[in-house]
Context: one part of a larger RNA
RNA sequence: UUGGGCGUAAAGCGUGCGUAGGCGGAUUGGAAAGUCGGAUGUGAAAUCCCACGGCUUAACUGUGGAAUUGCGUUCGAAACUAUCAAUCUGGAGGACGGUAGAGGUAGGUGGAAUUCCUGGUGUAGAGGUGAAAUUCGUAGAUAUCAGGAGGAACACUCGUGGCGAAGGCGGCCUACUGGGCCGUUCCUGACGCUGAGGCACGAAAGCAUGGGGAUCAAACAGGAUUAGAUACCCUGGUAGUCCAUGCCGUAAACGAUGAGUACUAGGUGUGGGAGGUUUUGACCCCUUCCGUACCGGCGCCAACGCAAUAAGUACUCCGCCUGGGAAGUACGGUCGCAAGAUUAAAACUC
Repeated sequence: UUGGGCGUAAAGCGUGCGUAGGCGGAUUGGAAAGUCGGAUGUGAAAUCCCACGGCUUAACUGUGGAAUUGCGUUCGAAACUAUCAAUCUGGAGGACGGUAGAGGUAGGUGGAAUUCCUGGUGUAGAGGUGAAAUUCGUAGAUAUCAGGAGGAACACUCGUGGCGAAGGCGGCCUACUGGGCCGUUCCUGACGCUGAGGCACGAAAGCAUGGGGAUCAAACAGGAUUAGAUACCCUGGUAGUCCAUGCCGUAAACGAUGAGUACUAGGUGUGGGAGGUUUUGACCCCUUCCGUACCGGCGCCAACGCAAUAAGUACUCCGCCUGGGAAGUACGGUCGCAAGAUUAAAACUC
C1' cells in the first nucleotide's frame, strides 16, 4: 500500500460555523463528456505462451500463431453519472398562529448565613481533637441582644426535570437578544449533506494591568501524630477564589460512542405541544409530533453489553489507528508575555 478497524483491546478532532473538494430528491426532452458495442490504424524486433520443425537429446534455435490488457480515428447505443433546457414538491427554507425553558448579555434589587466593627447584658473560660496542643480570653472572650460595614454564594422549590453546539447555565425584577418545538399546508422550488485548510467559542488552573477581598484556601508558619512525617488531623495564613479588560487553549473537554439521511417487534415512566373522546368544567383514557430515561426482542458483539437516542441494516462526507518502550519526548516550524500549547521523529531496546 491493499485490507481491517475506532464504547471498554491502538484509534472520533473539546464544540460549532463554514471555503475548496466529495456526495446529492422526482419528471420530461436534447446533446453525447464519462460509459458500452462495431470497424480501422498503431501497439518495432527479441523475450513470455501455443503448434510444428533443426542440431543423436537438452540447453540453444527456425517458422507460424496468439498475446501486447494501451492509444488514435471513425460509425453507432442512450439505461446510468455529468451537462443543457423545462417542470414538480416529498428534502431544505420562509410566512402566519401558538408555546416551554437555570439559553445568552447588561442594569437593578432581596433575604438567610459567615466574618469584622460599635454598644448593652454577662463571667471564666472558649475553641479544637481519637486524645491533645498551638490559638483566642479578666485590656472581659465564648454565649446572647441591638445597630452598622463589606464581600461572596443563592437553602427549600429541585425532579435519571428543563435549556444550550460544546464548555456550561439555578434568588427576584427589568431591558435587549439567540435557538428549539407544535399547528395551518399559504409561499420559494433542491436552495441540500459533509467539510481538508480557515474562523469563532471553549471548565478549572495559570499570566498581564487596574480594582476588590467576607469565606475558603496552594505556598508558608506553628501544634500534634510518627522511628521519621517536607503528609493525612488541628490553629493560623498569602497568592488565588470575585469584578473589568486582554491573554492562555488545555481536561477522565466522557455517552471514553463524529455529522447527516432512510429502514428495522414491543413495554413502562417523564418533559413540551396538537387533536379526539368524555364532562358543567378539569382529570383519566385514545391518537400523533418533538425531547429525555429505564426494561426488552430480532440483529450485532471477543465478552461485557448495545438494542428506533443502536454498538442493528445501508449509503454519503470528515477525523483517526496499524506491536510495547524510548515518547506525545528530541530537533525544526507555528503560536504565546511566560507557563507552555500544537505539529512530530529516530537511534537503541523487548
Small-subunit ribosomal RNA, central domain from an uncultured bacterium, 350 nucleotides, folded computationally. The coordinates come from a structure-prediction model, not an experiment, and the mean pLDDT is 88. The RNAcentral record of the full RNA draws on ENA, Greengenes and SILVA. Its Rfam family is "Bacterial small subunit ribosomal RNA".